[in-house]
């Protein structure tokens, strides 16, 4: 550094999601070792139990032990002398109380606190124990209280009372300097002693300074919230007093009425504050854990006492809550110190050893304390480090797992050989950390220092070292479709499941689950959760606002920001120097250092964007003063305008009344009908009446801030434009908050009503029709006052300035030229358009009237939904309007442009598309096909066009695939392998049995080899495997329909675009044709067109079986010509063509045929064939054989035919002319025989030779005469032919006999433009026959029509809309129903929270009062009551939203969406909406 996700695809906007970094972590799955950090984030909930502040006996008195004295006494003892008590003296140990210092550090925690609590940067009205300097003193004296003793009350804790006492405890005096008040004179105020042989030495007091450390004040600096906008009575401020260590309303009394606030006061909500930590390239963000520094608190709230220092975590008081003890009388307590306990939570350690070190208090010191600290336990919770071996080892073992079955892979990996021991385990040696204390030679004048000897280690026998042993003790976690490194295979079937995102899963899942294997990181790895990036996605670096979100409707203007030119001055910003600080810690860079690295530890240096002082500069800012005129603004001339208010006015036009004519209809629609009208309507005259708007002029025009403004006058007023002076002299520009103005609806009063016309009511429409048409008609529109404030109020474009090419049209106005005046024409300046360089825009566009390049100010935007809605506020009579969120939800929403595709959009052009025509279909009975139903089966496919005489070019058995039954199982057919029998092998007969099959038994004697074996081959048995029309056509391939023989459909290079993609292929003219001309940013090229190919028409040339009697030849077969807009004439752009014409058999592609572009429909075929994958196949097969049935069943529909309804016909005689085919299991002649069918015999033919083969319609001629018939033939009866093993189901045929519907066909529909329709009948294929009227081919006879392209179908090119692209069979909108969800509403109810008001007043202070004690005011915590206030929680009920594959009702939008749509507003109405008036063009 990016990268998924909106689209068909495409740029842009614009959200959501990943990749990295992190953590005081949890969670799962694993877990070898050490080092260094770290560990109660929640319940500032509650705590057993032990510990966490004492020490000083050199400050005291005392009591207690020890030892040594000394007086005295008692006792034995003659004595000496021994014991013991007092009493006193020393001396050592000890310590309960007095006294001193410490306890205010240290430790812990972040409740609270938005504040001088915290950083910074200064100031000073101030203070200080212990510590240093210095200066000066320590003098006399007295009272006391504890211990101690008596007495006494209590369970206790602990009190009371009497007496005596000690000090470095207190008091009094005296001294008072450089103290302290005071101008000064002068007044006041101190002290403690202790050790010591001394020397000193260690206190003690006062002073003054340091140093350190506090108090207090100030600039500055850092959270949300305006849905808090006013706050405040000790508030401000001032004068006195009082308090303090000290300033001060810090408290009091008086004065005064001030302070603070949009630079956010005041109120809510959160929160300790910094060094810093994480992230980031930075800037920023987010955090404040451990370490440092500040602040705060110490169960909760209040108080003050001691003292230097505390309003005092381990002190006191008191109130509350809680816990505990207890004699019920009363009392103790306070882990947010270290440890541990419950709790509550996802969650977080040992009731440890030590004062060895480093630090505190205390001590003259030895020491004593010391959960600080120093170790060590536990936890992968972080970081760093080390291991789990190393080298050889190929037959690439064996397994797995994949496979195109050949092999690949795990994989030198293993197994096996060697080798080393970090790490274990054993053993053995062992530190550093000691700086210190105790005797003390010695040195010093001394304080001191000090050789040497002794003695102090928790961790710790640890670290580390060295021996042995033996590769031995040690690997998982996540992932593998894209983002994102890493793939198969099975299983499973929108099922189980997966997922951060988009999304995967409906039978071939690389997305699910296993398994292989492979990617990643490793003693860790994965999720969660949170924080930074990533996000330029709040944008100062570094966005936007014309359509994507986004310019306020308009102005006017307050405060804020921002300002023209000169000079001068100052120096606030600036810029630079300096010096001061920015604690250390940490981070970073440099040079080093200790732990074997390293992480950690550690030394110097540098930095650390801040901040303060001081010096300097002066170019821009800002200030101050002078001036200036260009901007702005006054004056004068002319000057055009629907610019405003008022007040008059004038013509159409309607409607209305009255009168006159006139006599049946008006009206109204798409067609009507309500209505109106003989009581006289419409129309016509004529006259009067209202009211509302102002044709033409008139225009892209004018004018206004904007909203808006239009007959004419008039009268009052406001802006502009310009032209030449002239005056002020910067006087400006914007503009939050404000304030005026604001269409239309709509509201209140009062008026007015012609027209129009919401509502309402009737008529149509219509499935309905609360709409759209029609008739009627209220409010309203209209005026006059007052509201209301919104629009798509758009230029969807805020206001100012100044700069950047032009062309042109048009309004005003000047000048210049000109003219007798003028028009024209050139210049300028303002306006309103169009088109356009440059620039810019995602594209569309804009483009001197910027969306261009700059400044400068406002306003507004950060995803869609919810929602401009809820809450709450302000306004408003009301409707409402401004302000404006959140739960939930979604991964999209959206802007512009391309492609297509659609349109009940438009323009072109074509086609039997329609029209004109000619025959049908659809009615009738048969065929035949399809549906249905039916059945034991009626076998399968095929179904809009593109199924339906279609596969099926031949179902009676076969075909068959269905069905019943009976039968085989390695199999009816193929391949191979084993073993065994046999010559292979043909072939015959009998049993049974529907058959298939079972089964018996004979005949034959012959394959290569001399025989054997062996080979081949046949049968049986067993194997490997067959088989399947069984399933997917939506897993394929292969062949077809179709749009379409329609004129398209692509690429290459170049050009246009950011791009999708466009040009080219678009236009003109042409043509059957993207046929060809012409223009052209296009030029060429492929597949298509066409033409190359076959058939036909004309002539010629050669050949000649067959033809023919011969020659020939209109024949047959090959092979050539011929047509090419060539040729003339006209249109034509003189080009492509096109039109007539001439010649010619044939004329503009002569006429048919083959010949099917890119594709489209998951179009059709697994059953024609081939094939992935599934799926059957074990004596009850989905294989196969076989006999029968069935595919043909029949109320019905439909479809596609055939035969007919008849006189243009039918029957009967006679007669005439064709072509394409076909024949050896075959066409058959002829002859005979039969009414015929046909038979029977049989010549020729392997076909130009024979033969199917009489062509029929036609042509002549009888007959029928209008009839259900001499039409029409079906039905049905009977007898017959043929094929075949067999014609019952279920065959054609042919004979007599019967003799049915039907008399030209309803909405509707189909073909088809010339040798065509239409009629006529001929062959063929399949076949044994044949249910062929089917199909494919021949040839005979042979019209009629086209004015023309509006409509109906379909294609095509262009251009348009679009919200569709699964492409209109599209999307989509709103009620209602159901089900979940969150929010707000709600009679209320239930707790918090800060307050006020008043009641009550503990402890304490201050004062009063008192000898005292007790009381006694004020202040005052908690607590009580009260009534608002906010914040939650709950809640019947109601009322919108949201969200949910297939729920009702309808079609609102998107195309002219079938009435164009949308905004404002009003009224309706199941909904969507409709209507009505203004508006806008999206």
């Nucleotide at each position: 550094a990016g990268a998924g996700u909106u689209u068909g695809a495409u740029c842009c906007u614009g959200g959501c999601u990943c990749a990295g970094g992190a953590u005081g972590a949890a969670c799962g799955c694993u877990g070898g070792c050490g080092g260094c950090g770290u560990g109660g984030a929640u319940a500032a909930g509650g705590c057993a139990u032990g510990c966490a502040a004492g020490u000083c006996g050199a400050g005291c008195g005392g009591u207690c032990c020890u030892g040594c004295g000394u007086c005295g006494c008692u006792c034995c003892g003659c004595a000496a002398g021994g014991a013991g008590c007092u009493a006193u003296g020393c001396a050592g140990g000890a310590u309960a109380g007095c006294g001193g210092c410490g306890a205010a550090c240290g430790a812990g925690u972040u409740a609270g606190u938005a504040a001088c609590a915290c950083g910074u940067a200064g100031g000073u009205a101030c203070c200080a124990a212990c510590c240093c300097c210095a200066a000066a003193g320590u003098g006399g004296g007295a009272c006391a209280c504890a211990g101690c003793u008596c007495c006494g009350c209590g369970a206790a804790a602990g009190c009371g009372g009497g007496g005596g006492u000690a000090a470095u405890u207190u008091c009094c005096c005296a001294u008072g300097g450089u103290c302290u008040c005071g101008c000064a004179a002068g007044a006041g105020u101190a002290a403690a002693g202790u050790c010591g042989c001394a020397a000193g030495a260690c206190g003690c007091u006062c002073u003054g300074g340091g140093a350190u450390g506090g108090g207090c004040c100030u600039g500055c600096g850092g959270c949300c919230u305006a849905u808090c906008a006013g706050c405040u009575a000790g508030u401000u401020g001032g004068u006195g007093a009082g308090g303090u260590a000290a300033u001060g309303g810090c408290u009091c009394a008086c004065c005064a009425a001030g302070g603070c606030u949009a630079u956010g006061a005041c109120g809510g909500g959160u929160a300790g504050g910094g060094g810093g930590u994480g992230u980031g390239a930075g800037a920023g963000c987010a955090c404040g854990a451990c370490c440092c520094c500040c602040a705060a608190c110490g169960a909760u709230g209040g108080g003050a006492c001691u003292g230097a220092g505390a309003u005092a975590c381990g002190g006191c008081c008191c109130a509350u809550a809680c816990u505990c003890c207890u004699a019920c009388g009363g009392g103790a307590g306070g882990c947010a110190g270290c440890a541990g306990u419950c709790g509550a939570g996802a969650a977080u350690a040992u009731u440890u050893c030590a004062c060895a070190a480093u630090g505190g208090g205390c001590g003259a010191a030895a020491g004593c304390c010391u959960g600080a600290u120093g170790a060590a336990g536990c936890g992968a919770c972080g970081c760093c480090g080390c291991g789990u071996g190393c080298g050889g080892g190929a037959u690439g073992a064996a397994g797995g797992c994949c496979u195109u079955c050949g092999g690949g892979u795990c994989g030198u990996a293993a197994a096996c050989c060697g080798c080393u021991u970090u790490u274990a385990u054993g053993g053995a040696g062992g530190a550093a950390g000691a700086a210190c204390c105790c005797u003390g030679a010695g040195a010093g004048c001394a304080a001191u220092c000090g050789a040497a000897g002794g003695g102090u280690g928790a961790c710790g026998g640890u670290a580390c070292u060295c021996c042995a042993u033996g590769a031995a003790u040690a690997a998982g976690g996540g992932g593998g479709g894209a983002c994102a490194a890493a793939c198969u295979c099975u299983g499973u079937g929108c099922c189980a499941g997966c997922a951060g995102u988009a999304g995967c899963g409906g039978u071939a899942a690389a997305a699910c689950a296993g398994a292989g294997c492979c990617c990643u990181c490793g003693a860790g790895c994965g999720u969660u959760a949170u924080c930074c990036g990533g996000a330029u996605u709040u944008a100062u670096u570094g966005g936007g606002u014309g359509u994507a979100a986004a310019g306020g409707g308009u102005c006017c203007g307050u405060a804020g920001c921002c300002g023209u030119c000169g000079c001068g001055u100052a120096a606030a910003g600036u810029u630079u120097u300096u010096c001061g600080u920015u604690a250390a810690a940490u981070u970073u860079c440099c040079a080093g250092g200790g732990c074997u690295c390293a992480a950690c530890c550690u030394u110097g240096g540098a930095a650390c964007u801040g901040c303060g002082a001081a010096g300097a500069a002066u170019a821009c800012u800002c200030g101050c003063g002078c001036g200036a005129u260009u901007g702005a603004g006054g004056g004068u001339g002319u000057u055009a305008g629907a610019g405003g208010u008022u007040g008059a006015u004038a013509g159409a036009a309607c409607u209305c009344u009255u009168g006159g004519u006139g006599g049946a209809g008006g009206g109204g629609u798409g067609a009507a009908a309500u209505c109106c009208g003989u009581u006289g309507a419409u129309a016509u005259c004529a006259a009067g009446a209202g009211g509302a708007a102002u044709a033409c002029c008139a225009a892209a025009g004018g004018c206004g801030a904007a909203a808006g403004c239009a007959u004419u006058c008039a009268a009052c007023u406001a802006a502009g434009a310009u032209a030449a002076c002239c005056c002020u002299g910067a006087c400006g520009g914007u503009g939050a908050u404000g304030g005026a103005c604001g269409a239309a609806a709509g509201c209140g009063u009062g008026g007015g009503u012609a027209g129009c016309g919401a509502c309402a009511a009737g008529g149509a429409u219509u499935a309905g029709a609360u709409a759209c048409c029609c008739u009627u008609u209220u409010a309203g529109u209209c005026c006059a006052c007052g509201c209301c404030c919104u629009a798509a109020a758009c230029u969807a474009u805020g206001g100012a300035u100044g700069c950047u090419a032009g062309c042109u049209a048009u309004g005003u106005g000047a000048a210049g030229u000109g003219u007798c005046g003028a028009c024209c024409c050139u210049u300028c300046a303002c306006g309103u358009g169009g088109c356009g360089a440059a620039g810019c825009c995602a594209a569309c566009g804009c483009g001197u009237u910027a969306a261009g390049c700059a400044u400068c100010c406002c306003a507004c935007c950060u995803g869609g939904g919810a929602a401009g809605u809820a809450c709450g506020g302000u306004c408003g009579c009301a409707a409402g309007a401004c302000u404006a969120a959140a739960a939930c939800u979604c991964a999209a929403a959206g802007g512009a442009a391309u492609a297509g595709g659609c349109g009940g959009g438009g323009a072109c052009c074509c086609a039997c598309a329609c029209a004109a025509g000619c025959g049908g279909u659809g009615g009738a009975a048969c065929a035949u096909g399809u549906g249905g139903c039916u059945u034991a089966a009626u076998u399968c496919g095929u179904c809009a066009a593109c199924a339906a005489c279609c596969g099926a070019g031949g179902a009676a058995c076969c075909u068959u695939a269905c069905c019943a039954g009976g039968g085989u199982u390695a199999g009816a057919a193929a391949c191979u392998c084993a073993a065994c029998u046999g010559a292979a092998a043909u072939c015959c007969a009998g049993a049974u049995g529907a058959a298939a099959g079972u089964u018996u038994g004979g005949a034959c004697c012959u394959u290569c080899c001399a025989c054997a074996a062996g080979a081949a081959c046949a049968g049986u048995u067993g194997g490997g495997c067959a088989g399947g029309u069984g399933c997917u056509g939506c897993a394929c391939g292969g062949c077809u329909g179709u749009c379409g023989u329609c004129a398209g459909c692509a690429u290459g290079u170049a050009c246009c675009u950011u791009g999708a993609g466009g040009c080219g292929c678009u236009c003109c003219g042409u043509u059957c044709a993207a046929u060809c001309g012409g223009g052209u940013a296009a030029c060429a090229u492929g597949c298509g067109c066409a033409a190359c190919c076959c058939c036909u028409a004309u002539u010629c040339u050669g050949u000649g079986u067959u033809u023919c009697a011969a020659g020939u030849g209109u024949c047959a077969c090959a092979g050539a010509a011929a047509a090419c807009u060539g040729c003339g004439a006209g249109a034509g752009a003189c080009a492509a063509u096109c039109u007539c014409g001439a010649g010619g058999a044939a004329g503009g592609u002569g006429g048919g045929g083959a010949u099917g572009a890119c594709g489209c429909c998951a179009a059709g075929u697994c059953a024609g064939c081939g094939u992935g994958g599934c799926c059957c196949u074990u004596u009850g097969a989905u294989a196969u054989c076989c006999u029968g049935g069935g595919c043909g069943g029949c109320a019905c529909a439909c479809a596609u035919g055939u035969u007919a309804c008849a006189a243009u016909g039918c029957a009967g005689c006679a007669g005439a002319c064709a072509a394409c085919g076909g024949g050896a299991u075959g066409c058959a002649a002829g002859a005979c025989c039969g009414u015929a069918a046909g038979g029977u015999u049989a010549a020729g033919c392997c076909a130009a030779u024979c033969u199917c083969u009489u062509a029929a319609a036609c042509u002549g001629u009888u007959g029928c005469u209008c009839a259900g018939u001499u039409c029409g033939g079906a039905u049905u009866g009977a007898g017959g032919u043929c094929u075949g093993a067999a014609a019952c189901u279920c065959g054609a045929c042919c004979u007599c006999a019967u003799g049915a519907a039907g008399c030209c066909g309803g909405a509707a529909u189909c073909g088809c433009u010339a040798g065509u329709a239409a009629u006529c009948g001929c062959c063929a294929a399949u076949c044994a026959g044949c249910c062929a009227u089917g199909u494919g081919g021949c040839g005979a006879u042979g019209a009629a029509u086209a004015u023309g392209u509006u409509c109906c179908u379909g294609g095509g090119u262009c251009c348009u809309g679009c919200a569709c692209u699964c492409a209109c069979c599209g999307c989509c909108c709103g009620u209602c129903a159901a089900g979940c969800c969150a929010a707000g509403c709600g009679a209320g109810c239930u707790g918090g929270g800060a307050a006020u008001a008043c009641c009550c007043g503990a402890a304490g202070u201050a004062c009063c009062c008192u000898u005292a004690c007790a009381g006694g005011u004020a202040c005052g915590a908690a607590g009580g009551u009260a009534g608002g206030u906010u914040c939650a929680g709950u809640g019947a009920g109601a009322g919108g939203g949201g969200c949910u594959a297939a729920g009702u009702c309808g079609u609102a939008a998107c195309a002219a969406g079938g009435c164009a749509c949308g905004c404002g507003u009003a009224g309706c109405g199941g909904a969507a909406g409709c209507u009505g008036u203004g508006c806008g063009u999206g």
Molecule: small-subunit ribosomal RNA
Organism: groundwater metagenome